RNA sequence: AGAGUUUGAUCCUGGCUCAGGAUGAACGCUGGCGGCAUGCCUAACACAUGCAAGUCGAACGGACUUAGUUGAAACCUAGUGAUUCUAAGUUAGUGGCGGACGGGUGAGUAACGCGUGGGUAACCUGCCUCACACUGGGGGAUAACAGUUAGAAAUGACUGCUAAUACCGCAUAAGUGCACAGGAUCGCAUGGUCUAGUGUAAAAAACUCCGGUGGUGUGAGAUGGACCCGCGUCUGAUUAGCCAGUUGGCGGGGUAACGGCCCACCAAAGCGACGAUCAGUAGCCGGCCUGAGAGGGCGGACGGCCACAUUGGGACUGAGACACGGCCCAGACUCCUACGGGAGGCAGCAGUGGGGGAUAUUGCACAAUGGACGCAAGUCUGAUGCAGCGACGCCGCGUGAGUGAAGAAGUAUUUCGGUAUGUAAAGCUCUAUCAGCAGGGAAGAAAGGCCCAUUCGUGGGAGAUGACGGUACCUGAGUAAGAAGCCCCGGCUAACUACGUGCCAGCAGCCGCGGUAAUACGUAGGGGGCAAGCGUUAUCCGGAUUUACUGGGUGUAAAGGGAGCGCAGACGGAACUGCAAGUCUGAUGUGAAAGCCCGGGGCUCACCCCCGGGACUGCAUUGGAAACUGUAGAUCUGGAGUGCUGGAGAGGUAAGCGGAAUUCCUGGUGUAGCGGUGAAAUGCGUAGAUAUCAGGAGGAACACCGGCGGCGAAGGCGGCUUACUGGACAGUAACUGACGUUGAGGCUCGAAAGCGUGGGGAGCAAACAGGAUUAGAUACCCUGGUAGUCCACGCCGUAAACGAUGAGCACUAGGUGUCGGGUGAGCGAUCAUUCGGUGCCGCAGUAAACGCAAUAAGUGCUCCGCCUGGGGAGUACGCACGCAAGUGUGAAACUCAAAGGAAUUGACGGGGACCCGCACAAGCAGCGGAGCAUGUGUUUAAUUUCGAAGCAACGCGAAGAACCUUACCAGGUCUUGACAUCCAGUAAAACUUGUAGAGAUACAUCGUGAGCUUGCUCAUACUGAGACAGGUGGUGCAUGGUUGUCGUCAGCUCGUGUCGUGAGAUGUUGGGUUAAGUCCCGCAACGAGCGCAACCCUUGUGAUCAGUUACUAACGGAUAAUGCCGAGGACUCUGAUAAGACUGCCGGGGACAACUCGGAGGAAGGUGGGGACGACGUCAAAUCAUCAUGCCCCUUAUGACCUGGGCUACACACGUGCUACAAUGGCCGUUACAGAGAGAAGCGAUACUGAGAGGUGGAGCGGAUCUCAAAAAAGCGGUCCCAGUUCGGAUUGUGGGCUGCAACCCGCCCACAUGAAGUCGGAGUUGCUAGUAAUCGCGGAUCAGCAUGCCGCGGUGAAUACGUUCCCGGGCCUUGCACUAAGCGCCCGUCA
Repeated sequence: AGAGUUUGAUCCUGGCUCAGGAUGAACGCUGGCGGCAUGCCUAACACAUGCAAGUCGAACGGACUUAGUUGAAACCUAGUGAUUCUAAGUUAGUGGCGGACGGGUGAGUAACGCGUGGGUAACCUGCCUCACACUGGGGGAUAACAGUUAGAAAUGACUGCUAAUACCGCAUAAGUGCACAGGAUCGCAUGGUCUAGUGUAAAAAACUCCGGUGGUGUGAGAUGGACCCGCGUCUGAUUAGCCAGUUGGCGGGGUAACGGCCCACCAAAGCGACGAUCAGUAGCCGGCCUGAGAGGGCGGACGGCCACAUUGGGACUGAGACACGGCCCAGACUCCUACGGGAGGCAGCAGUGGGGGAUAUUGCACAAUGGACGCAAGUCUGAUGCAGCGACGCCGCGUGAGUGAAGAAGUAUUUCGGUAUGUAAAGCUCUAUCAGCAGGGAAGAAAGGCCCAUUCGUGGGAGAUGACGGUACCUGAGUAAGAAGCCCCGGCUAACUACGUGCCAGCAGCCGCGGUAAUACGUAGGGGGCAAGCGUUAUCCGGAUUUACUGGGUGUAAAGGGAGCGCAGACGGAACUGCAAGUCUGAUGUGAAAGCCCGGGGCUCACCCCCGGGACUGCAUUGGAAACUGUAGAUCUGGAGUGCUGGAGAGGUAAGCGGAAUUCCUGGUGUAGCGGUGAAAUGCGUAGAUAUCAGGAGGAACACCGGCGGCGAAGGCGGCUUACUGGACAGUAACUGACGUUGAGGCUCGAAAGCGUGGGGAGCAAACAGGAUUAGAUACCCUGGUAGUCCACGCCGUAAACGAUGAGCACUAGGUGUCGGGUGAGCGAUCAUUCGGUGCCGCAGUAAACGCAAUAAGUGCUCCGCCUGGGGAGUACGCACGCAAGUGUGAAACUCAAAGGAAUUGACGGGGACCCGCACAAGCAGCGGAGCAUGUGUUUAAUUUCGAAGCAACGCGAAGAACCUUACCAGGUCUUGACAUCCAGUAAAACUUGUAGAGAUACAUCGUGAGCUUGCUCAUACUGAGACAGGUGGUGCAUGGUUGUCGUCAGCUCGUGUCGUGAGAUGUUGGGUUAAGUCCCGCAACGAGCGCAACCCUUGUGAUCAGUUACUAACGGAUAAUGCCGAGGACUCUGAUAAGACUGCCGGGGACAACUCGGAGGAAGGUGGGGACGACGUCAAAUCAUCAUGCCCCUUAUGACCUGGGCUACACACGUGCUACAAUGGCCGUUACAGAGAGAAGCGAUACUGAGAGGUGGAGCGGAUCUCAAAAAAGCGGUCCCAGUUCGGAUUGUGGGCUGCAACCCGCCCACAUGAAGUCGGAGUUGCUAGUAAUCGCGGAUCAGCAUGCCGCGGUGAAUACGUUCCCGGGCCUUGCACUAAGCGCCCGUCA
């Protein structure tokens, strides 16, 4: 000293939370020792029992005990013993002193109670100290005691006797009090002090050890108290008025003393926004805790003061009380009782019950300190000193130290190699603090008392006294033996892994963890922190500058009053003189002790204790200073105001006047509609509307001018004229002389709506009615329409009453408009300058940013209002105002961790601008209807294995399910296994054949290895044991890889620089252009990367080279014919190499650019066509069933084998296709022209055969040679004649063919027969811009067989595109936003 938390990210505002310290604490877990402190915070609740205040015989009379003495009477040996005296002791009573201290508690009290500083000229003070003066002489009682007596008791009553330091007179009076009247002197008003005189008043007690101790009076001191005053001392105004002894006076009473303290009379005062009264809470302080401080909180222990003693009241005694362990009365409660009466007061120390989260022993001792009494010895003392209990707190000590790597074992984890625990342990060496044992053993103790001396102050001497306590402390022996826990480990915040759990159980101070890989739950290992403690809870301060005095704000975050006037208050211009209240400074007193800080000292250290110093920031008295504030006086003109001159203005009030328009009425013309809307309808109109003309009525509002122009304090003000009237401005400088600014309360004004009374009412128009719209439409639109809008008077008092910006003054760059006025220059237009308003831009500055910026949100001063997280709520209650509506003032419980401001990046918009795409449009052909094929859903079933799901699943994985495939189902089987590696043993195994079985399989039969260093190795099979195999089981949301999609869209980024507090921006935006972030230009940017393009393949042109299996022009040969042969390298073609196209050339446009339009040339022209190629990323997109793989799961089964079945089911729904519905056609005949491919378990020719599928057969060909192979549409000729047909071919029957172990479930093909739906397809929807669509056939992969699918190939070969308004998707810029999971968003209400 800060940190976490609002957001996708940022800055700010702002709350919540945390880290620190503290406690009279409590709770949980744990607990070795000692010292010092500390311990009912709650029920000022109730209390059993014991103790806590007595003492003095040196005040007094008795009584009793003991010892001695005397010794009557009697017995008379002892002894008992009336009586007398002496000594010692005990003591009920009288008497004295003390029970007013000490100890407890904090209920009450907001007060002179407390704190602090003063006052008493208004007072008292026992015991103590000092001084002075005395202590003479009498008297009468009474308790005790004795007797009688009442009562249960407590407690009395009567009679009789007696003493005193008990009580009462008398004498005396130095001095004192009081009264009267003088003198001197002082003060602060009453008055004080000193002094002389007269009158008057009150005393006493004795005891003795003779030293003294007491007693009385007076004065002084000390101590303690009493009263008064200044200042300070909590919260609430939703408590604003309070008070009758109240305020004062005169006179009395009372008191120690002043005083309405009390009383009689008189007056009517007194207190209060500087907060009275009332209500709530509370003992106050020194101090304690915290804090940098200022502050904030607290008042337990210790110390000072106050108050109280069961509740309330009262006095008595006394120096002192209205009295904790005294009295009386009343109340409540408890106890005793013989029912008549009595007793009691733990907030003393222990202790009990109760309350409570919670707080101790019915201990020891007066040894010390202190107190009461006493001459003293001494007695008493729950004050006190000690001990006991409690980790409640603080402080100290210990639980061992050294060495010790095989880094032991165990445990945890692991990638199985290791790593961690960890020098930790064990082992070896050493030590002994504490506890335990033994021995020794204090200080605290010296006074007093006794003896001696004495100058009477004291000095000396001997001896006694310890609760704690055999304690502290010291010493010895001896053993590492007896002594460690608690919390935490996601971030804040130091410390990480495994397992379990699976939004469950649980955690959590805030943010937040947990839904199958949790460092956040639980456990374990490890680690971190503190340590005889550690955590939690509660409370306080801090952090929080989050109430801001130090030290905050108010345009948009919470916050400027709607505006003005103005009392109080606050603040206030220039120069001068005085005073000294504030201010500054010196001195003095006080600020108790303890505490705090510093320095020393004592307990071994520390806590603790002792000593000294400082500080205690305060208050008071007093000396001084005079700048500033204040105050008094006198002065000034600059602030402010007045006068005079002048112009501007929707400023206000009242009266009058005007025209246009709407509506209505009357009349004329005129006829079928008008009106209204997106479109309509309600409505009006043949009873004559709308339209039009003329006349009239009435109300309201004032077009153009008109303008971020003017005026006003704000609200607000707009036709014209008149009257009255307010303010501002300019000029002038005559007057006043600070007269000013602000302004809590208060008063006034205050839009619209609304309210009351009375008018008025044309238009408009809440409510209401009807018509539409709509799913509904209590709305938006339309037709009507009442309050109201207008006037007068009176209320209301609020608005986004906004510039969301209070008022005033001063200062701080400019530029440019506009309104009003002045000055100067100029002939003038105009220019320059100045004052006052009203706008815009902009610098410094400021601000979180946006912005503000002389009209400040800048820099300062003065005053006022207001704010302190969001919601609850501007609500409730109370009060005030109002006719009402309502307004003003204005909470809390509860709840959340945010709510909010500004700006940023995106996404989004039924926002805008620009652009692109078969996106629309223009076209062509389809799909959606039919039948069939195929895939999916649904359903069914023992099973119909699994996956794919909008585009981007659905002829998809599957380039081909009869068995196999196959993962599914049923049944039958196997368990180291169908497959891999390792070990041991045995044997070859395979193959052949046979039997059983559906087969797997089982049994039997046959038959036997290889290498050689000759007992092993290799390969194979079987058996056995276990490691392990195996899994198309789960998780694509744990993953790799691969793929789809946006999208072949033109984008996505980086470095450096610059701008911004920052997120970010710039670059990448802008002007053009492009298919393109393609290029050019401009520009705080300059460059670069991934994408685009190009490089690659293919196709289109010619050239060169090379020609066999391809080709054949010329030459030669042969044939029925053919490149058939020789040959050729011209052509086609094949396949290799270079070339070609680059806006290169010309013209127009464009900015002399990029580029674009047109043209030439060219096979090809502006990326020539096509392909491969897919940026940063998005969709937790798809796939664990291609493969790989973490984790989880199964292990005689979720693995493996076999047979059969299923994946082919079938009410239905969808997708993708094929074939059609026909004449641009079907059928029959005939006749041409391809390309690209494939072929050996293959393609298979010629030939023969069959009606055909096919069969027989086997030439050629691993292929530019042979084969598949026939291309088809087209062409030509014929037929059909618009029909469910010579269209269409489904379905079905029969008979065949082929493949294959096997075509029943469940293949393909052929022939004959059968001949369904269908006559061009609703809403809707798909593809395509040229060799494209459409149409026609051909080939291939898979494959034994199976193709309408898929992948390729060529043939024929169109139509249309005006254009970008609209639909969809996309790109760039901009704008709004409360979205950022990003509109399938967010969010409001109701119901559950």